[in-house]
This is a predicted structure of a 77-nucleotide RNA (Glycine riboswitch aptamer) from Marinisporobacter balticus. Of the family's consensus pairs, 90% are formed in the model. Taxonomically the source falls in Marinisporobacter (Bacteria, Bacillota, Clostridia, Peptostreptococcales). Rfam family: Glycine riboswitch aptamer. About the family: This family represents the bacterial glycine riboswitch. Model confidence (mean pLDDT): 78 of 100.
RNA sequence: AUGAAGAUAAUAGGAGAGCGAUCCACGGAUCCACCGAAGAAGUUACGCUUUCAGGUAAAAGGGACUAUUAUUGGACG
Repeated sequence: AUGAAGAUAAUAGGAGAGCGAUCCACGGAUCCACCGAAGAAGUUACGCUUUCAGGUAAAAGGGACUAUUAUUGGACG
């Protein structure tokens, strides 16, 4: 002195699946059906599977992942 991958934070975007039935204090609860993109588990060649948890009108919340910025980091030269 170039400042990669990775990590963290902020901002923005962010899918899928029943406005099902019953009860209700209208916040929700239960049953059945359904979803896979938090997490978890199984398998292993990294992609699938399961759905325990989570979720299934809108709102709220969650959300893998992506981009930008900042911090860290220190590959490479």